[in-house]
RNA sequence: CCUGUAAAGGGCGAACCCGUCGUAAGGCGGGGGUGCAAAGCCACGGGCCCUGAACACGGAUGGGCAACCGGGCUGCCAGGG
Numbered sequence: 001c002c003u004g005u006a007a008a009g010g011g012c013g014a015a016c017c018c019g020u021c022g023u024a025a026g027g028c029g030g031g032g033g034u035g036c037a038a039a040g041c042c043a044c045g046g047g048c049c050c051u052g053a054a055c056a057c058g059g060a061u062g063g064g065c066a067a068c069c070g071g072g073c074u075g076c077c078a079g080g081g
Base pairs, nucleotide, nucleotide: 001080002079003078004077011036012035016031017030018029019028020027021026034067040073041072042071044070045069046068047065048064049063050062
């Protein structure tokens, strides 16, 4: 640097349920166990979702999703170079 067939030690934790915060999307904690070799971190590009501007009926503004794709940073194990 490349690869992820199998294994070991492990790690993470979808839907759904409960609590809690939030207008909401959604976040956090607990249960759960679909799955994941970056399902670790970063909203940078695309995408999606929420919010809804003194009038505007449309999408300003602000926010969310990293388990939608790409990109950046970091990293365990094994194999190969």